This is a predicted structure of a 72-nucleotide RNA (transfer RNA) from Candidatus Roizmanbacteria bacterium RIFCSPHIGHO2_01_FULL_39_8.

[in-house]
RNA sequence: GGGCAAUUGGCUCAGUGGUAGAGCGCGUUCCUGAUAAGAACGAGGUCGGAGGUUCGAUCCCUCCAUUGCCCA
Numbered sequence: 001g002g003g004c005a006a007u008u009g010g011c012u013c014a015g016u017g018g019u020a021g022a023g024c025g026c027g028u029u030c031c032u033g034a035u036a037a038g039a040a041c042g043a044g045g046u047c048g049g050a051g052g053u054u055c056g057a058u059c060c061c062u063c064c065a066u067u068g069c070c071c072a
Stems, first nucleotide, its partner, number of pairs: 001071007010024004018055001026042005048064005
């Protein structure tokens, strides 16, 4: 320098155009003699950034950033 992939709660990941979810973790309550386990409820996200397309974008297009892999 060229190519490919990834980027979504604290962590690991879903979500292929119609107002974003799960598991773990965290908080409160229940349960227990007390823990653990279990149950219920809850908090936590401008979906990496900027533009574009669209009535509508996490999703499609362009550029940029970061990370990883391949080629040279």
It matches the Rfam family "tRNA".